[in-house]
RNA sequence: AGAGGCUACUGCUAUCGGGGUUCGGCUAAGCCAUGCGAGUCUUAUGCUCUCCUUCGGGAGGGCAUGGCGCACUGCUCAGUAACACGUGGAUAACCUACCCUUGGGACGGGCAUAACCCCGGGAAACUGGGGAUAAUACCCGAUAGAUCAUGGAGGCUGGAAUGCACCGUGGUCCAAAUGGGCAACCGCCCAAGGAUGGGUCUGCGGCCUAUCAGGUUGUAGUGGGUGUAAUGCACCUACUAGCCUACGACGGGUACGGGUUGUGGGAGCAAGAGCCCGGAGAUGGAUUCUGAGACAUGAAUCCAGGCCCUACGGGGUGCAGCAGGCGCGAAAACUUUACAAUGCGGGAAACCGUGAUAAGGGAACCUCGAGUGCUAAUGCCUAGCAUUGGCUGUCCACAUGCCUAAAAAGCAUGUGUUAGCAAGGGCCGGGCAAGACCGGUGCCAGCCGCCGCGGUAACACCGGCGGCUCGAGUGGUAGCCACUUUUAUUGGGUCUAAAGCGUCCGUAGCCGGCUUGGUAAGUCUUCUGGGAAAUCUGGCGGCUCAACCGUCAGGCGUCCAGGAGAUACUGUCAGGCUUGGGACCGGGAGAGGUGAGAGGUACCUCAGGGGUAGGGGUGAAAUCUUGUGAUCCUUGAGGGACCACCAGUGGCGAAGGCGUCUCACUAGAACGGCUCCGACGGUCAGGGACGAAAGCUAGGGGCACGAACCGGAUUAGAUACCCGGGUAGUCCUAGCCGUAAACGAUGCUCGCUAGGUGUCAGGCAUGGCAUGACUGUGCUUGGUGCCGCAGGGAAGCCGUGAAGCGAGCCACCUGGGAAGUACGGCCGCAAGGCUGAAACUUAAAGGAAUUGGCGGGGGAGCACCACAACGGGUGGAGCCUGCGGUUCAAUUGGAUUCAACGCCGGGAAUCUCACCGGGGGCGACAGCGAUAUGAAGGUCAGGCUGAAGACCUUACCAGAUUAGCUGAGAGGAGGUGCAUGGCCGUCGUCAGUUCGUACUGUGAAGCAUCCUGUUAAGUCAGGCAACGAGCGAGACCCAUGCCUACAAUUGCCAGCAUGUCCUUCGGGACGAUGGGUACAUUGUAGGGACCGCCGCUGCUAAAGCGGAGGAAGGAGUGGGCAACGGUAGGUCAGUAUGCCCCGAAUCCCCCGGGCUACACGCGGGCUACAAUGGUUGGGACAAUGGGACUCGACCCCGAGAGGGGAAGGUAAUCUCCUAAACCCAACCGUAGUUCAGAUUGAGGGCUGCAACUCGCCCUCAUGAAGCUGGAAUCCGUAGUAAUCGCGUCUCAAAAUGGCGCGGUGAAUACGUCCCUGCUCCUUGCACACACCGCCCGUCAAACCAUGCGAGUGGGGUCUAAGUGAGGUGAUGGACUCGUGCCAUCUUCGAACUUGGGCUCCGCGAGUGGGGUUAAGUCGUAACAAGGUAGCC
Repeated sequence: AGAGGCUACUGCUAUCGGGGUUCGGCUAAGCCAUGCGAGUCUUAUGCUCUCCUUCGGGAGGGCAUGGCGCACUGCUCAGUAACACGUGGAUAACCUACCCUUGGGACGGGCAUAACCCCGGGAAACUGGGGAUAAUACCCGAUAGAUCAUGGAGGCUGGAAUGCACCGUGGUCCAAAUGGGCAACCGCCCAAGGAUGGGUCUGCGGCCUAUCAGGUUGUAGUGGGUGUAAUGCACCUACUAGCCUACGACGGGUACGGGUUGUGGGAGCAAGAGCCCGGAGAUGGAUUCUGAGACAUGAAUCCAGGCCCUACGGGGUGCAGCAGGCGCGAAAACUUUACAAUGCGGGAAACCGUGAUAAGGGAACCUCGAGUGCUAAUGCCUAGCAUUGGCUGUCCACAUGCCUAAAAAGCAUGUGUUAGCAAGGGCCGGGCAAGACCGGUGCCAGCCGCCGCGGUAACACCGGCGGCUCGAGUGGUAGCCACUUUUAUUGGGUCUAAAGCGUCCGUAGCCGGCUUGGUAAGUCUUCUGGGAAAUCUGGCGGCUCAACCGUCAGGCGUCCAGGAGAUACUGUCAGGCUUGGGACCGGGAGAGGUGAGAGGUACCUCAGGGGUAGGGGUGAAAUCUUGUGAUCCUUGAGGGACCACCAGUGGCGAAGGCGUCUCACUAGAACGGCUCCGACGGUCAGGGACGAAAGCUAGGGGCACGAACCGGAUUAGAUACCCGGGUAGUCCUAGCCGUAAACGAUGCUCGCUAGGUGUCAGGCAUGGCAUGACUGUGCUUGGUGCCGCAGGGAAGCCGUGAAGCGAGCCACCUGGGAAGUACGGCCGCAAGGCUGAAACUUAAAGGAAUUGGCGGGGGAGCACCACAACGGGUGGAGCCUGCGGUUCAAUUGGAUUCAACGCCGGGAAUCUCACCGGGGGCGACAGCGAUAUGAAGGUCAGGCUGAAGACCUUACCAGAUUAGCUGAGAGGAGGUGCAUGGCCGUCGUCAGUUCGUACUGUGAAGCAUCCUGUUAAGUCAGGCAACGAGCGAGACCCAUGCCUACAAUUGCCAGCAUGUCCUUCGGGACGAUGGGUACAUUGUAGGGACCGCCGCUGCUAAAGCGGAGGAAGGAGUGGGCAACGGUAGGUCAGUAUGCCCCGAAUCCCCCGGGCUACACGCGGGCUACAAUGGUUGGGACAAUGGGACUCGACCCCGAGAGGGGAAGGUAAUCUCCUAAACCCAACCGUAGUUCAGAUUGAGGGCUGCAACUCGCCCUCAUGAAGCUGGAAUCCGUAGUAAUCGCGUCUCAAAAUGGCGCGGUGAAUACGUCCCUGCUCCUUGCACACACCGCCCGUCAAACCAUGCGAGUGGGGUCUAAGUGAGGUGAUGGACUCGUGCCAUCUUCGAACUUGGGCUCCGCGAGUGGGGUUAAGUCGUAACAAGGUAGCC
């Protein structure tokens, strides 16, 4: 992060019906036009109007007095952290209109007033004066009564009288409507009781924050009063000084509370809109009247602010009631109908009123139900679709009736119509069901909850097609729960992942040994009352079913109160015990602590003596010191610091820490004890004490060492590492600081759970003889280590000193970063410490282990593409050749460390050829077009051109096709070697690589493949949780070296014969001939070598070393073959090939040019620099190979290159074919030469259409650089290096190249891992595109949030003062004597102004760090011994 459920908004889409407590709650308790929302009673009364009249009166309407109601209902959630709410109590501290019950009563009088009439004021709202009148309006008196004080009596209830009741006296207050009605009856007053509704008090319960720790002065209490229905510091007065708080007072933030709602298995977590109960509010505030009830708002008065009317004088108004409007917003309905039902108010009733309510309308609000068809034939890629035909009728349309206040809906009946009216949303890379489909795009456009897709073959973007899923819905966004045992009560953790306080003492708290008795608070059982209804569950019933509704039962509210009982456990009270704990005694151990004293060596300094040239330091040096005598030797004095050896995973201490010796004081632990006390204990929030080093203050001290600092080196730099100096400091005394990787990264205490083996201290038992401070052994207690069973753990590991199994208590953790930072508070002299966030950012950060790779880690082994030893080169010169660079119209392209560079067989004159310039040519097939009015083609001449019927002009021949357009091809040395095949290089002149089974591990993986010895080798032997096997190595194949057999031409000629030639007459030469097949040679088949034999070493092994024999000796020598794989190694330009591109040109042909350029750099070669040589003359000895457009003997010509003829050869036959170095002789004499040959000139030759650019050869002439090559680097271990020539490939011609061949023929090593690398084992790792890795910080740039900030603007709240509407109380005054007015004082007091405090927010020049951002700068800090081990 995804998958589930719920809530709000929203995109696309939409046929119908039922039910529901849904619908301006979230933002603006913002503002409101208009209409409606509380009246009723004439049977209380007066007046008036209309109608009727039997004139008595009756019916109806209006105005006013009066009664009741308007304190209900309805709306909203701002405030409120509170007795506001919930629940249980109390009221011995109270009230209650209308209603019910009981008892009693209603007597006698009186004064007004509205409506009405008359006269005014005012714009209006409204209001003044005069006159008349009634009551169930109002007043007075009586009776009854109430209340207070006081006295008596001692009655009732009760847990308890302050209550109730009775009597006496006194004070105060003081009832009623002789009503209404024809009547029934409705009313009125007093008292008591009830019911209902309220007021007040109280136990318990439910938010966050301690970066809010102290708060409070009416505060806590008491006496007396005031006030209220009533208690109370609610208020007044006097006195006392208390009260609350870590079980969180006080403060701040947020929030109506509950029933309930969402979710969850539950415990919980989150919510409180709707319905119900309670509270609060009515624009913001304050005050009050009436009343049973209000501090009321559809009542009044006032202030503030808003709006409206106005004649400017003054007035009006309050939708958080129902509709409706504006505003706000992502967000929410009609200015409807009816009082028919239910309820409420009034009324005696009829009835009236009621935006309560009941109904309808709107809304994809929720939920429930249903549909969008069924079928036959035919056709098609038959799972389905299409066509045609048939069927049905939920719905739909119409009509009538019932239902309804009226409709609608519904129900019933009937009729009707081409299934006629009805399917979408999301998704298809993984998670996650469904495309390895097509087209487009090309890190663009875009997608994406997360991971991640997209850079030309996209299952992921955008479309098409196909598919999956849900379905009248389906997706998105935001929030809540679940997922998450990811806050863990159920149910987590803290050695290394986040997390044990540095250590100890100890307060509150929490927990607590054995046993007896009491009690019954916790606990358990049972009973009683309560815990509203709705909601939830089950049964039954009613709507066609369901949703929904009704009814019954249960459950819920997890709880509260009371009664009775039980007593195991916990608590509590009283008593006992000894095992936990403590005390005491004994002899031992110890760097335990503090103070004082003593000693030791070294070092430094000073003084004396001796002595002479350096000393010191380093990788190497220098700075430094020394002739004013150092270093060094010696004698003496002084000074401060330290305490070698002993010394030990030894000891002591709570930790930090403690080390010469002695003394004094002092603390703790272990062991032993037939001693004593008797649970006195454990842990520990706050609190206190101790606490390395560094640092700070004051005063001492200062030998040595030594931050900072100064020099010298190193270095690109070197504010470092190294060296020479050196100040604080380290030392002492007194104080402060309070932190460390303060680590066992492991809190303390107690119990339980196999062992083995060391060591220290004590005790017990028992040996030895050397009888000692001797030396063993066993058992035991306590400490301190190692190994290890069970068990635990992610693993590493831990394992009776647990990280195992249990108990108690404390501390701490909850992704990384920002950050142990900021702000605030406390502490500190300061440095700083303790406490300790957020915004923002990020998909990881991290642990343990695994495989690899790597290391300026370790070990073992190995290699001339390593070294060492030796030999010869390259690097310097000239030239050849390839590459880079530059140049050019083009200098085609590729290859770039080893593993590109005499490489692409690449020695390019044309061709090759891909490049440049110029010219020409080419379209199978299809469609359109043109064409017998002649297409395409050919051609004389002229023009154009370098040239050309290529083209143009003119003309002719000839007769069917046509390149003008669109497609589509052929072809492409055009692109992509990072799309590929194949082939090749290289790791690798390596010795590795893998499989099966078993075993080990949670797993990745391991083991085998490791170890020891040995080998060229994972070769072999032995051991081993392994046993076997495959590929590689080896074996094998080829060549070569020895022997044997066979064969015998074109090879050979020993013996035999012949011939020719020469002859010094002895003989010699020629395989030429016959012949032969001995030898050589060639070829085919065999043999031979195996550590087989001997000795030694080794394990009686494998094997190694030496020897014998042998042609050859330990793989004989040299080759071929050569693993799993890596290197995106090389090649699309050898061929093949996907995709892309060109397609009349990127195709094909021709001519010319270029690849051969040339300030320069690099690689590989050749020739040299000479005398071991050069020149001249003479002489000797090979092998491999090649040959028909070919090799060419031989002869002739030429100085030569070469030319002219020409036998033979299809090859052991002929030919290329004289090998050269070498040997002999002569000259040269160390010189730029008789060295060297570049360059250039002249004359010839060869190949080829063609040697100008640009070939090779010959002759003559010319005669450059070069006198042995810096740093560096290459090759080679024997027939090798070096040196000498020969052949062949390419090839018309053209080698200093490649591949081969033979001739001559050394030196050195018989080792090593130092350099470069390879293999194996091991180790570290922060690497895994794997060290060409990773990664840190400053600076620069952009953006974001944030801290500080002179100040500035605003909100909230507290407080002081002033002004002060209005209200309370008191006093006084005037009068028109009033519930009135005026004045003064007192008190409460909204609002406003000013000052101050606290707090929050906005802005703020500038400034600080932080975070983020493909390719900026500087360095290299860290990861390997990270190149100075790292870290705190």
A computed fold for a 1432-nucleotide RNA from an uncultured archaeon, annotated as small-subunit ribosomal RNA. The coordinates come from a structure-prediction model, not an experiment, and the mean pLDDT is 80. The RNAcentral record of the sequence draws on ENA and SILVA. Its Rfam family is "Archaeal small subunit ribosomal RNA". The literature on the family includes a 2001 paper in Science by Yusupov et al., "Crystal structure of the ribosome at 5.5 A resolution".